[in-house]
Context: one part of a larger RNA
């Protein structure tokens, strides 16, 4: 000078308290470890692997095993020499990839040749092979924590210190005072983008007050530019104002006006560096290995195996409920290889058919918890749905190994879960649907939207992390 201390001080955070909901127990769904297997491809591994990479393994993917095949090779770029019979269609043979016969006379031309191709050799290609402890890059993690630095200058033989410490303040090295410092930089704010208040400008596909038409009923028409709304352009918040507190400073508390009050609520940004942290299997890339194979094509199997442990989740144990029957109210999205109404068939997934829509116009679409009103009467039940059996529908060359969904049968374990351990401080948590990516099919996962919508928070003694100043070291 740093790290460290079961030293001190001072001060943060859902760290603990104070509350809710949970996980830990079940049954299933996902992922990892074990195990096993001919393979069960690799890769992440303490927070900061474990529903991760993978926004979607039937075939393909796919890197794995097995077994059939090729050997300038599936693609690419030059040469050399032969050669248009190469795409193509037929047969045969095979699991198929191929193979073997046979049909089949590419385009242009200045007739030298050139394009495109096919055989044959040759430089070369190719590796999802090693090394992330040889790299780039991107990326997580502490941590959106308030830090991390430099130029003069001045102190110290010097490492190296001052500035960055001191009193106050702040969400902040955020300001204000002081001070041998006096300035600057990367970070903090702010500029950005939704959101919540106005205004003003424009009115289709969106809207309907008031006038007219019109109907079973409807903005359905004519119209209207008021409301809502869309989306452009501006205002609005600034400790600006007003008491108190304070060094008169900075502030901090109260009050006022306001849709908003002191960072207004999201969100985007991630300082200097730390873990030789991850990634060579997105991609690039040095070296090292393979080259009739560790390369490349094809069929079938495999990542989907199950005595067993762990993670993240679903679904439940039920009356604040479960069945049935009526009834109401979103936002956000997506849609032409698509979304598909109306109709009519099927008890249903779902079919048959095809009106409109490149979409504020048409369709996905029903919101769902919620209200109304009947059942059920506490019980392994009308709770719970695993499992299992049979008929089915979709998708797709093909669902046996290994989809999803539907009807009827079945009706398992579960009566709130030890020890421990996790989230949330407000439109937040809990609870309810709805969209979207991926995608033929496959979602309880992942990323968004909205509807209902809480309790609590003395307070900082502990426990966990972090800052800052001091101090002690047998550490560097």
């Nucleotide at each position: 000078u740093g790290a460290c201390g079961g030293g001190g001080g001072c001060c943060c955070g859902c760290a603990c308290a104070a509350g809710c909901a949970g996980u830990g127990g079940a049954g299933c769904a996902u992922g990892u470890g074990g195990u096993u297997u001919a393979a069960u491809u690799c890769g992440a591994u303490g927070c900061a692997a474990c529903g991760c990479g993978a926004a979607g393994a039937a075939c393909c993917u796919u890197a794995c095993c097995u077994g059939g095949g090729c050997u300038u090779g599936a693609a690419a770029u030059g040469c050399u020499a032969g050669u248009g019979c190469u795409a193509u269609c037929c047969u045969g043979u095979g699991a198929a990839a191929g193979c073997a016969g046979g049909a089949g006379u590419u385009c242009u031309u200045u007739c030298g040749g050139g394009a495109c191709g096919c055989u044959a050799g040759u430089a070369u290609a190719g590796g999802u092979g090693c090394u992330g402890c040889a790299u780039g890059g991107c990326u997580g993690u502490c941590g959106u924590c308030a830090g991390c630095u430099c130029g003069u200058g001045u102190c110290g033989u010097g490492a190296g210190a001052u500035g960055u410490u001191g009193g106050g303040u702040u969400a902040a090295g955020u300001c204000c005072c002081g001070c041998a410092a006096c300035g600057a930089g990367c970070g903090c704010a702010a500029c950005c983008c939704c959101u919540a208040c106005u205004c003003u400008u424009a009115g289709u596909u969106a809207c309907c007050a008031u006038c007219a038409g019109g109907u079973u009923a409807a903005g359905c028409u004519g119209g209207g530019g008021a409301c809502u709304u869309u989306a452009a352009a501006a205002g609005g918040a600034c400790u600006g104002c007003c008491g108190a507190c304070g060094a008169u400073a900075a502030g901090u508390u109260g009050g006022a006006g306001g849709a908003a009050g002191g960072u207004g609520g999201g969100g985007a940004u991630g300082a200097c560096g730390u873990c030789a942290a991850g990634u060579c299997a997105g991609c690039a890339u040095g070296g090292c290995c393979c080259u009739u194979a560790c390369g490349u094509c094809c069929a079938g199997g495999g990542c989907u195996a199950c005595a067993c442990a762990c993670g993240u989740g679903c679904u439940a144990c039920a009356a604040u409920g479960g069945c049935c029957g009526g009834u109401a109210c979103a936002g956000a999205g997506g849609g032409u290889u698509g979304c598909g109404a109306u109709a009519c068939c099927g008890c249903g997934a779902g079919g048959u058919g095809g009106a409109g829509c490149u979409a504020a116009u048409c369709c996905c679409a029903a919101a769902a918890a919620g209200c109304c009103g009947g059942u059920c009467u506490c019980a392994g039940u009308u709770c719970g749905g695993a499992u299992u059996g049979c008929a089915g529908u979709c998708u797709g060359c093909a669902a046996c190994u290994c989809g999803a969904c539907u009807g009827c049968a079945u009706g398992a374990a579960g009566c709130u879960g030890g020890a421990a351990u996790u989230g949330c401080u407000a439109g937040u948590a809990a609870u309810c649907g709805c969209g979207g990516a991926u995608c033929a099919g496959c979602a309880u996962g992942c990323c968004g939207c909205g509807g209902u919508g809480a309790a609590u928070a003395c307070g900082u003694u502990c426990c966990c992390g972090g800052g800052c100043c001091u101090u002690g070291u047998a550490c560097a």
The prediction has a mean pLDDT of 84. Small-subunit ribosomal RNA, 3' major domain from an uncultured bacterium, 476 nucleotides, folded computationally. The full RNA is in RNAcentral, with records from ENA, Greengenes and SILVA.